Predicted 3D model of an 81-nucleotide RNA (transfer RNA) from a Beijerinckiaceae bacterium. Its Rfam family is "tRNA". Gene Ontology term of the family: triplet codon-amino acid adaptor activity. The family's RNA type in Rfam is transfer RNA. The sequence was found in a public genome assembly. The source organism's lineage runs through Bacteria, Pseudomonadati, Alphaproteobacteria, Hyphomicrobiales and Beijerinckiaceae. Model confidence (mean pLDDT): 82 of 100.
RNA sequence: GGCCCCUUGGCGAAACUGGUAAACGCAGUCGACUUAAAAUCGACCGCCUCUGGCUUGCGGGUUCGAGUCCCGCAGGGGCCA
Numbered sequence: 001g002g003c004c005c006c007u008u009g010g011c012g013a014a015a016c017u018g019g020u021a022a023a024c025g026c027a028g029u030c031g032a033c034u035u036a037a038a039a040u041c042g043a044c045c046g047c048c049u050c051u052g053g054c055u056u057g058c059g060g061g062u063u064c065g066a067g068u069c070c071c072g073c074a075g076g077g078g079c080c081a
Base pairs, nucleotide, nucleotide: 001080002079003078004077005076006075007074010026011025012024019064028044029043030042031041032040046054047053048052057073058072059071060070061069
């Protein structure tokens, strides 16, 4: 340099044929239990200017609708030279 693959919350991940994200688990916060702690159990748990709006590495495009399809860029990995 060429070709191919991957990129989703703090982490592992889910999402059907494109049908309007983050299921489930871990971690975390609060509470119960305990003399106290561990374990266990319950509730909460992406962001914001919160009746709503935004978010799938970044920027565009296609579409009524994009995590998913197309183009460019960035990062990571593999193969070839």